[in-house]
RNA sequence: AUUUAUCUUCGGGGUAGGGUGAAAAUCCCAAUCGGCGGUAUAGUCCGCGAGCAUAGCCUUAACGGCGUGCACGAACCGGUGUGAUUCCGGUACCGACGGUAACGCGCAUAAAAUUCAACGCGCGAAGUCCGGACGAGAGAAGAUCAUC
Repeated sequence: AUUUAUCUUCGGGGUAGGGUGAAAAUCCCAAUCGGCGGUAUAGUCCGCGAGCAUAGCCUUAACGGCGUGCACGAACCGGUGUGAUUCCGGUACCGACGGUAACGCGCAUAAAAUUCAACGCGCGAAGUCCGGACGAGAGAAGAUCAUC
């Protein structure tokens, strides 16, 4: 210095303040957060991870491993520069799965139609709360062996 193998450690953040109310980190105003690799420094470019399913393979077997399938959000303008959707300035936008829910939508019911209200039923609704998770993980750093 290099590649492979083994091992060790590390490996995700965030509702302040106010309004309504019996009750809200869920509604309203507002606040606030940004995993990993690549690339001129990136939540929004390219790629990856976290989720769910599985009649295939491995395992005695599985809620395990591999494979396969599904799901998987969002940015523009100006400036500097050889080079930036990454920097600087400005203005925007986004957020897995399950739970909770005062919010939203829909449906049915009296001879018919329309409107309003109540009740019932169904569906949806939190990036930040609770949970799977003292988990997993893209990967990062290091040690040892080996080779040069």
Predicted 3D model of a 148-nucleotide RNA (FMN riboswitch aptamer (RFN element)).
Its mean pLDDT, the model's own confidence on a scale to 100, is 76.
It was read from a public genome assembly, where an Rfam model found it.
Rfam family: FMN riboswitch aptamer (RFN element). Rfam's curators write: The RFN element is a highly conserved domain that is found frequently in the 5'-untranslated regions of prokaryotic mRNAs that encode for flavin mononucleotide (FMN) biosynthesis and transport proteins.